Transfer RNA from Janibacter limosus, 74 nucleotides, folded computationally. The sequence is in RNAcentral, with records from ENA. Its Rfam family is "tRNA". The source organism's lineage runs through Bacteria, Bacillati, Actinomycetota, Intrasporangiaceae and Janibacter.
RNA sequence: GCCUCCGUAGCUCAGGUGGACAGAGCAAGGGCCUUCUAAUCCCUAGGUCGUUGGUUCGAAUCCAACCGGGGGCG
Repeated sequence: GCCUCCGUAGCUCAGGUGGACAGAGCAAGGGCCUUCUAAUCCCUAGGUCGUUGGUUCGAAUCCAACCGGGGGCG
């Protein structure tokens, strides 16, 4: 340099067929329970979906460039 995969909550990941308030588990905060703690159960908060631009009535999703990471080739 070229090819390829990935980037979504503090962490691990789903969603990728364009349209519903963008989700789960763990972690965090509160409650319930308990003599106390833990566990269980209930609730809450937390996201400019890597960045910028484009297409579209509408983009996490499609397109382009760039940034970062993994793998392969030279």